Small-subunit ribosomal RNA, 5' domain from an uncultured bacterium, 524 nucleotides, folded computationally. It matches the Rfam family "Bacterial small subunit ribosomal RNA". The RNAcentral record of the full RNA draws on ENA and SILVA.
Context: one part of a larger RNA
Order: sequence, then structure tokens, then C1' cells
RNA sequence: GAUUGAACGCUGGCGGCAUGCUUAACACAUGCAAGUCGAACGGCAGCACGGGCUUCGGCCUGGUGGCGAGUGGCGGACGGGUGAGUAAAGCUUGGGAAUCUGCCUAGUGGUGGGGGAUAACCCGGGGAAACUCGGGCUAAUACCGCAUAUGCUCUACGGAGGAAAGCGGGGGAUCGCAGGACCUCGCGCCAUUAGAUGAGCCCAAGUCCGAUUAGCUAGUUGGCAGGGUAAAGGCCUACCAAGGCGACGAUCGGUAGCUGGUCUGAGAGGACGAUCAGCCACACUGGGACUGAGACACGGCCCAGACUCCUACGGGAGGCAGCAGUGGGGAAUAUUGGACAAUGGGCGCAAGCCUGAUCCAGCAAUGCCGCGUGUGUGAAGAAGGCCUGCGGGUUGUAAAGCACUUUAAGCCGGAAAGAAGGGGUGGUGGUUAAUACCCGCCAUCAUUGACGUUACCGGCAGAAUAAGCACCGGCUAACUCCGUGCCAGCAGCCGCGGUAAUACGGAGGGUGCGAGCGUUAAUC
Repeated sequence: GAUUGAACGCUGGCGGCAUGCUUAACACAUGCAAGUCGAACGGCAGCACGGGCUUCGGCCUGGUGGCGAGUGGCGGACGGGUGAGUAAAGCUUGGGAAUCUGCCUAGUGGUGGGGGAUAACCCGGGGAAACUCGGGCUAAUACCGCAUAUGCUCUACGGAGGAAAGCGGGGGAUCGCAGGACCUCGCGCCAUUAGAUGAGCCCAAGUCCGAUUAGCUAGUUGGCAGGGUAAAGGCCUACCAAGGCGACGAUCGGUAGCUGGUCUGAGAGGACGAUCAGCCACACUGGGACUGAGACACGGCCCAGACUCCUACGGGAGGCAGCAGUGGGGAAUAUUGGACAAUGGGCGCAAGCCUGAUCCAGCAAUGCCGCGUGUGUGAAGAAGGCCUGCGGGUUGUAAAGCACUUUAAGCCGGAAAGAAGGGGUGGUGGUUAAUACCCGCCAUCAUUGACGUUACCGGCAGAAUAAGCACCGGCUAACUCCGUGCCAGCAGCCGCGGUAAUACGGAGGGUGCGAGCGUUAAUC
């Protein structure tokens, strides 16, 4: 000098854009943060409508819109947080073969016929509660056989094994036991091939400090056989051999998430790894598996532990390193805000619902950038202050005065863009037996904005509302007076202060920077 996720002191007008627990991976009150689908299903608690009854109080009725709870599907493995652990099972770069991949895309072939249950519900019981038990009824895209097998798997090449589910819209002829069959469209379902995406695994090189850590290792190193996995492999087991690593630093100890990058520097390098992005690890601590395409799963389960809470003492409940917020720690770090309008995600045919992701707003000079706090004129060089050699000098065109301007702030009015879509109507193309349904395109109509009192524009009034901080001995730009008297004090280094202190304290003046200025800490 540059820099900072800074803090502290003094001061503080506005805006834009960023950033904001670096400490206790300390403990957490409260609310919210993952739901959705009635076009899978039986139903119907509550609401609205329709219908029926009524003694006018109401009652009944899934018929309709819908829908609590329940069965079922998909999603809760993403998104969000944190950096404890980890020096390698990680990360970075480059390779590799022995793998899986829901949803999505393209293709091929199917979607036949049966069965038995079970929640909800009803009845009864236990419990303080959490919850739970028994009996009875019922449905499915829930569950289980059978048939079939283009391809698929296994194979001793003879053969063997293995699947499915329906739902919704519309409809002319034909048939009908008037539920429909049947046709068609859409969404699904099963098998399989390929792709895409995502993931698992292996290898090489690189990846901090310590030798006042020199030897380490028995599943250890390799082989054979078997098991296990989606998959190679001591990953695991039995047997056999005695190997494997190490001064090119093994082992041990300390420290640490890694990277793109950030800061600095002419560079080489050094230091760091906040925000943003990629990867990894973790989710009160330790362990475990279940489900699933995917987890050994932050807001799932089980066990153990510590802690907190409830209890009728028998037993139960919980996990903010999600967003806010609280206590605590600390020099120190924000609102228990708004909205799904946009972007994105989950579910859904869709409308839509959910979304503390996200977009916004609030707080903080924490940082960067921009603007303002007036402009011109004005010598009697006013008054006052300070100095003085008492003549004067200086503050100083500074002020006052006069003439103007009105950015920003204030008040009033106007007013974009962020909006793409989705819905209604009409036309047209595709599909189809069809002018129906559905899908695509075009036109048109009424609409969808949290921010928002938006940006921006116009008008109004009036210099009106807006300057400080540090320093002035040398380094280092800037000097005098008074006070003090090795005292009080200053100080980054040299050093000042013991009666004339440009170095302490105050004042006048000056210098530097300026909504900041200094100090401290840290890095180069």
C1' cells in the first nucleotide's frame, strides 16, 4: 500500500447492488418448512345444492358438487442446513470394466380367466394417556394362483422357469339377462430391446505439519473352492502358501472437509476456502436393518445411551447443523414478515393443491458504487475568536447582505415492464364410423403481480431537512499561544515531559480523508 463475512470509538442525509453466528456439531418454548391424487377403491364425518317428511323445533336421503378419516399409488433418497468427522473409503485431473437405473424418449409384443382376504364401518373389551385387542361385514390399479411367452432367465442343450389392472370421455349401426356388450379416444398396466439421465465400483498421479514417531501388518499378502452383492474384489468363510508395506517416510501423533476459486503480488509465489457453483460427510450420541428404482433415510422405523417433557407410577413423548425466533457462549452477526405473481420442484388428465426452495419486503454505513448537504455575487476586509514586535496579521469571500437554483428528502398526481400462461367462444388440422370426445394451431373475449404508496414521468413549496473524523517533532502533508513541570500524560519506531514542550492537555490556525474517519485484529 492493498484486502476483510470483521469488531470497537466518534459521527451519520439518500439511493442501487451485495453481504450478515467466523464462537457452543451448545440446549431449544411456539408457528410454519412434504405433500398430493375421488379420472385406483369401499365409502361419507363436516359444508353447500337438490329431493322427501314435518308437530315448523327440525329429521331423512351419497342423488349432485365435493370430501374428514381409511385402503391404494406416486413423492417424502429432491429441494434446504451444517462442516463435527475424514490426510483417504474423500477431493482434483485422466483413464477403466465386472454393474444397476423409478419417472422420460424410441421400438417390439401383450393386457385372457379366476380366488381368498383386509382396513374403513358396526358391536364389544383394555388403558390416565400414547394407543391397543377380540368378533362381524365389504372394495380395489392392494394380495395370490391358473393360462399364454415375441423377446427374457437358467440349462446337463433334452428342457425348465417366469407377467399384467384397470380407470375416464364420447358414440351411429348390431346384440342384450337393459348393469351393458361392442366401437373409438385418452391415461394407465406387463414383458423386453435401445437411448438419455442418475448412481455404484476399480486404477494412476497430485493433495498440510512432525523422525524429539522407524519399524508396521494374521484376513494381514497371495492362491484354490464356496458364499454374498446390481456388480470386480479377503467383501465374508474353510483350506493352502508366507507373504504385503516402509527413509521415494510405512506406522503413529497433530491439524484439516476438498475443488472451481478468493486476497495479495510485476511475476514466481504466499495466505485463505464466507457468499455463488461442483463433489463428499453428517443429522441429539452410538449401532442396526426394513421399505424402495434409489436410503442403511435431517422433519421414517428398531435397540442402547445422555438430556428434556407428560404420567393415574403401570407406562409414554421428543430431537431447529430447515425458515423465523429464544436462552447461552461471544468483540460480534438480522424479522417469530409477504407471496406462490415469476423461476423451479412434488402430486394430479386437468383445473388445481403444497412448496420458510424461490421471489420479495424488514433490520445493520458490514462492504462496493453513485448522489446530496447549495450556486453566483459580495471588502466596511464587519463583529467575535486567536496571535502580535501594538503598527497590525489571521480566521476570510468565509459570514452577513443581494440575486438565483431545487437534485435528493417531503407532499400531490400520472404510470411501464417483470404475464408466459390458464379459462370461455369461434375457426381449422389430426384421430375416428362420426360433425361426438380428445389433442395441436389460429383468432377473439373477460382475466392472473407478493414486491407496490414500484421503477420512471409531471406538478408544488422553500436554502429550506442533511458533516464529520483523524492528525500537525522526524519518518509524514500540516504551527502558534496558554496550562503542566520526568508530574499528569503521549508513543507504530526513533523517542517527548525535570519552568520558555511545534511531541502531554486545551485553544486558535492548518493538513488529510469525507458519510464516513480513526483504532484493533488478520493476510499478502